Transfer RNA from an Eggerthellaceae bacterium, 81 nucleotides, folded computationally. The prediction has a mean pLDDT of 81. The sequence was found in a public genome assembly.
RNA sequence: GGGAGUGUGGCGGAAUGGCAGACGCAGCGGACUUAAAAUCCGCCGCCGGAAGGCGUGAGGGUUCGAAUCCCUCCACUCCUA
Numbered sequence: 001g002g003g004a005g006u007g008u009g010g011c012g013g014a015a016u017g018g019c020a021g022a023c024g025c026a027g028c029g030g031a032c033u034u035a036a037a038a039u040c041c042g043c044c045g046c047c048g049g050a051a052g053g054c055g056u057g058a059g060g061g062u063u064c065g066a067a068u069c070c071c072u073c074c075a076c077u078c079c080u081a
Stems, first nucleotide, its partner, number of pairs: 001080007010025003018064001027043005045054003057073005
């Protein structure tokens, strides 16, 4: 240089056009306990007082609707020269 793959919460990871983030870990609050562990219940992206808005590496496009399809770019991994 050429080719292929990957990129989603704090972390792992699902969702292949239709409620964005299932499920797990971590974290926070509560119950239980003399106390703790374990277990159970709730919460758990960002902004905002709320209503609401925004959010899938970055930017653009297609579509009524995009993490998902298309284009450009960035980062990383692998193959090849």